Predicted 3D model of a 347-nucleotide part of an RNA (small-subunit ribosomal RNA, central domain) from an uncultured bacterium.

Context: one part of a larger RNA
């Protein structure tokens, strides 16, 4: 050193990029790691085991194991390292289609609102039913036009794409990322993970500066009710938007960490190739996304080639409840608070 787990029982970090950890096939070398026997060595005392002396222990004495050690000869299969060298793992060329993938500009119609004329009168609005509100200072209904802000209805819009998550939907222009397919032309292990680290990271929440139609925490005022700091209702400010710069969290979820290999099938689906017939069809190959199911797996639901079956290799994490994500200190922040994180006590 060494348990056994983490879809729902505690248990996968929110994501991704990345240094220490592992890491294809040949072929020579070399002997770092392993290794094989044999020598030397590993002072005595302590240690164990057997045994003898003091009556017996403690104590002493003899033997013998042991000191996991280093040194020399030795072997080279596997690890390391040099050296050459291979294409199957990666990655690059070429040609191609697919997409709400990013950013930035720009533009388009609906449709609420509000203002400016038009026409016209007594109501409108809201409910379970009212009332609060709005209206004869002409509303609501209708026509015309004018502002403005946000969001994009239909869509064979789809358990359909597309991104590492978060997350993206009107159309056009410019920059841009990634991923597939096909041909196998180059490179030649360039790989995979990732403690610290860095980037990104909904919502709401912060600061400053625009904006502000519609919604709408807080507020207010009408109901409901015993009561109503609610559910319904008329109002309404932050907030939602946009510029920059913070916060860093989530039931950030497939509650299911990456990668790679292997292991029956059946059916939809988006994209990309090819064969065969070519209106469109079929059959097959790759990459994705979904549903039923075999073996196996599971406490059971249940998962089942998109694994939670088999099996490497790396990281993260759990170890009764409750106290507590709490207190303390520490790092980060304007804050708001994150983020690390106990114990007493007590079942």
């Nucleotide at each position: 050193c060494u348990g056994g787990g983490c879809g729902u029982a505690a248990a996968g970090g929110g994501u991704c990029c990345g240094u220490a950890g592992c890491g294809g096939c040949u072929c020579g070398g070399u002997g770092u790691g392993u290794c094989c026997g044999u020598c030397g060595u590993g002072a005595a005392a302590a240690c164990u085991c057997c045994u003898g002396g003091c009556c017996u222990a403690a104590c002493c004495g003899g033997g013998a194991g042991a000191c996991g050690u280093c040194g020399a000869c030795g072997a080279a299969a596997c690890u390391g390292c040099c050296a050459a060298g291979c294409u199957c793992g990666a990655g690059g060329g070429c040609g191609g289609g697919a997409g709400a993938g990013g950013u930035g500009u720009g533009u388009g119609g609906a449709a609420u609102u509000g203002c400016g004329g038009g026409u016209g009168u007594a109501g409108c609005g809201g409910u379970g039913a009212a009332a609060u509100g709005c209206g004869u200072a002409g509303a609501g209904a209708u026509c015309c036009g004018c502002a403005g802000g946000a969001a994009c209805a239909c869509c064979g819009g789809g358990c359909g794409g597309c991104g590492a998550a978060g997350g993206c939907g009107g159309c056009g222009c410019a920059c841009u990322g990634g991923a597939c397919c096909g041909c196998u032309c180059c490179u030649g292990a360039c790989g995979c993970u990732g403690a610290g680290g860095g980037a990104c990271g909904a919502a709401a929440g912060c600061u400053g500066g625009g904006g502000g139609a519609g919604c709408a925490a807080a507020c207010a005022g009408g109901a409901u009710u015993a009561g109503a700091u609610a559910c319904c209702c008329u109002g309404g400010u932050a907030g939602u938007c946009c510029c920059a710069g913070c916060c860093c969290u989530a039931a950030a979820c497939u509650a299911u960490g990456g990668u790679c290999a292997c292991u029956g099938g059946g059916u939809g689906u988006g994209c990309c190739c090819g064969g065969c017939g070519u209106u469109c069809g079929u059959c097959g190959g790759g990459c994705g996304u979904g549903c039923c199911g075999a073996c196996g797996c599971u406490a059971a639901c249940g998962c089942a080639u998109u694994a939670a079956g088999u099996g490497a290799c790396c990281c993260g994490c759990c170890u009764g409840g409750g106290g507590a994500g709490u207190a303390c200190g520490g790092u980060c922040g304007c804050a708001a608070g994150a983020c690390u994180g106990a114990a007493a006590c007590u079942c």